[in-house]
RNA sequence: CGAUAGGGUAGAGGCUGCAUAGCUUAUGAGUAUCACAUGCGAGAGUGACGUCGAAGACCAUGUGAAAAAGGAAGUUCUGCCGAAGCUGGAUGGAGGUCGUCUCCGCACAGCUGGGGUCAUUUCGAACAGGAAUGGCACUGUCACGGGAUUUGUACAGUCCGUGAUGAGCUACAAUCGUC
Numbered sequence: 001c002g003a004u005a006g007g008g009u010a011g012a013g014g015c016u017g018c019a020u021a022g023c024u025u026a027u028g029a030g031u032a033u034c035a036c037a038u039g040c041g042a043g044a045g046u047g048a049c050g051u052c053g054a055a056g057a058c059c060a061u062g063u064g065a066a067a068a069a070g071g072a073a074g075u076u077c078u079g080c081c082g083a084a085g086c087u088g089g090a091u092g093g094a095g096g097u098c099g100u101c102u103c104c105g106c107a108c109a110g111c112u113g114g115g116g117u118c119a120u121u122u123c124g125a126a127c128a129g130g131a132a133u134g135g136c137a138c139u140g141u142c143a144c145g146g147g148a149u150u151u152g153u154a155c156a157g158u159c160c161g162u163g164a165u166g167a168g169c170u171a172c173a174a175u176c177g178u179c
Base pairs, nucleotide, nucleotide: 001177002176003175004174008172009171010170011169014081017080018079019078021076022075023074024073025072033065034064035063036062037061038060039059043052044051047098048097049096084112085111086110087109088108091105092104093103094102095101113139114138116136117135118134119133120132121131122130123129140165141164142163143162144161145160146159147158
């Protein structure tokens, strides 16, 4: 130096790294919903059916009671560095029934190094936040080119530029082969 080897072990990126779970807080909201009273007088509801309604639904007013989920902020534990996320068709389960609707899960395939910000679209009660696509600079790593520093050279480190991106990068170790 090469092979075994997109192997093994251990690590790095970050001051908002990623994800699950718990706790607290605000928002959701004085909303949905329920009860009573009055009025009106026939539909309400659904993608469709079931369902509810003259024993007065729906709607309006008044009184009283009054949530929750998802998402968010903080914090704690745990697992980690394709962490994780998204997309696609297929498939299993749940939602009163079916479903082209919604949610949860599994395997396969593809894309994304990381966080930020802006724009568009979309989800969302929301101006919070999430997702997709694209732009912008930042950052990590590697390759190539160049500069300075050092008594001099080389190495290492550092700075600048260009390109790329995780099956990557760094370190270590074993066996065999070659020099």

A computed fold for a 179-nucleotide RNA from Sporosarcina sp. NCCP-2716, annotated as Lysine riboswitch aptamer. It was read from a public genome assembly, where an Rfam model found it. Its Rfam family is "Lysine riboswitch aptamer". Rfam links the family to the GO term lysine biosynthetic process. For this family Rfam cites "Riboswitches Control Fundamental Biochemical Pathways in Bacillus subtilis and Other Bacteria" (Mandal et al., Cell, 2003). Rfam's curators write: Riboswitches are metabolite binding domains within certain messenger RNAs that serve as precision sensors for their corresponding targets. Its mean pLDDT, the model's own confidence on a scale to 100, is 79. Lineage of the source: Bacteria > Bacillota > Bacilli > Caryophanales > Sporosarcina.